[in-house]
Molecule: SAM riboswitch aptamer (S box leader)
Organism: soil metagenome
C1' cells in the first nucleotide's frame, strides 16, 4: 500500500495496586470480590503452513495421440500434478481467550412522535461510509 475477514471460539494462577473496554465526544459496561501493564500456566482455532478426504472447472501443465529426420509442433485426460472450491485434522507462524469491532457519532432506508416551509427527536438483529483490529502479500 493492497487484498480478505470481523453476529463463531476460548481464562486461571502469579505480580501488581488503579484504572481498563483502539479513539475527540455521547452512552453502557468491567473493575478494591482487585483494572492496565508484565510473568506462568492452559485454552480458541481467523488467516498462513502441513496433511487427509471430497467436489468441480471453456482454469493451467503435461501423459497418450497425432506432424516432423531432427529441434520441436499441435492436440490434449473422469483418470496425473497445480490451481481454484468444500469439510476435515492438527496446533509449527502470526493472532486471540468480557459483551457483535461492546454500541453510536458521517450517510441512506423503514417506522413514529413532535413541528408545520427548512427541520428537530426517538427507533430498527436495516444498509453503507468512515475508523480500526487480524492475517496474507
Nucleotide at each position: 500500500c493492497u487484498c480478505a475477514u470481523c453476529c463463531a471460539g476460548a481464562g486461571g494462577g502469579g505480580u501488581g495496586g488503579a484504572g481498563g473496554g483502539a479513539u475527540a465526544c455521547g452512552g453502557c459496561c468491567c473493575u478494591g470480590c482487585g483494572a492496565a501493564g508484565c510473568c506462568c500456566c492452559g485454552g480458541c482455532a481467523a488467516c498462513c503452513a502441513u496433511c487427509a478426504c471430497g467436489a468441480u472447472g471453456u482454469g493451467g501443465g503435461u501423459c497418450c495421440g497425432c506432424c516432423g529426420c531432427g529441434a520441436g509442433g499441435u492436440u490434449a485426460a473422469u483418470u496425473c500434478c497445480c490451481c481454484c472450491c468444500g469439510u476435515g485434522a492438527c496446533a509449527g507462524g502470526u493472532g486471540c481467550c468480557a459483551a457483535g469491532u461492546c454500541c453510536g457519532g458521517c450517510c441512506c432506508g423503514c417506522g413514529g412522535c413532535c413541528a408545520a416551509c427548512c427541520g428537530g427527536c426517538c427507533g430498527c438483529u436495516g444498509g453503507g461510509a468512515c475508523a480500526g483490529a487480524u492475517g496474507a502479500g